[in-house]
RNA sequence: CGCCCGUCGCUCGGGAGAGCGUUCCCGGCCUGGCAAGGGCUGGAGGACCGCCGAAGGCGCAAUACCCGGAACCGCUCAGGCAAACGGACCGGCGACAUGGA
Numbered sequence: 001c002g003c004c005c006g007u008c009g010c011u012c013g014g015g016a017g018a019g020c021g022u023u024c025c026c027g028g029c030c031u032g033g034c035a036a037g038g039g040c041u042g043g044a045g046g047a048c049c050g051c052c053g054a055a056g057g058c059g060c061a062a063u064a065c066c067c068g069g070a071a072c073c074g075c076u077c078a079g080g081c082a083a084a085c086g087g088a089c090c091g092g093c094g095a096c097a098u099g100g101a
Stems, first nucleotide, its partner, number of pairs: 006096005012091003019049001021048004025043007050081003056077001057075003063068001
């Protein structure tokens, strides 16, 4: 000096799962002489039912005197269930720097 590991960062790349659910409300369009009614449609709006799990959160085994004690396991509070956004994690790049439960 460089490399591996580690930590942090990034308008980088990849990245799963589950209803484009029902109804009400607000709005738009079509039909209708107008209206009513009917049909279609938008909503990061309310309520309800079903479901997912890889943001986050919570729980736990071995171990252990006690305290502790993991996850992509479990729970589903939060979040999510067309696309978008998000997304654990992997890769790439950069910085730190011997820092590496």
Glycine riboswitch aptamer from a Rhodocyclaceae bacterium, 101 nucleotides, folded computationally. It was read from a public genome assembly, where an Rfam model found it. The prediction has a mean pLDDT of 79. The model forms 90% of the base pairs in the Rfam consensus.